[in-house]
């Protein structure tokens, strides 16, 4: 330099145009049972930033912009990574 893939919560991952981003689902983390004490198992919780006394809202799919009524899903640049090709 071509091309192609990939980019979702602490972390891995589904979702590929609508009522589910109530971010499913698996690890991780708290707290609790069991245990004489762990492991392991079983039960509940568990994103982040902003507003609020608090109930609660509101925003976030790499990041900016575009189509559409609607956009993580389609296009465009441009940023990271990772595979081929010269």
């Nucleotide at each position: 330099g071509g091309a192609g893939g990939u980019g979702u919560a602490u972390c891995g991952a589904a979702g590929u145009g609508g009522u589910c981003a109530u971010a499913a689902c698996g690890a991780g983390c708290u707290u609790g049972a069991c245990u004489c004490g762990a492991a392991a198992u079983c039960a509940a919780g568990u994103g982040u930033a902003c507003c609020g006394c608090a109930a609660g809202g509101u925003a976030c799919c790499g990041u900016g912009g575009g189509u559409u009524c609607g956009a993580a899903u389609c296009c465009c640049a441009c940023c990271g990574c990772c595979u081929c090709c010269g």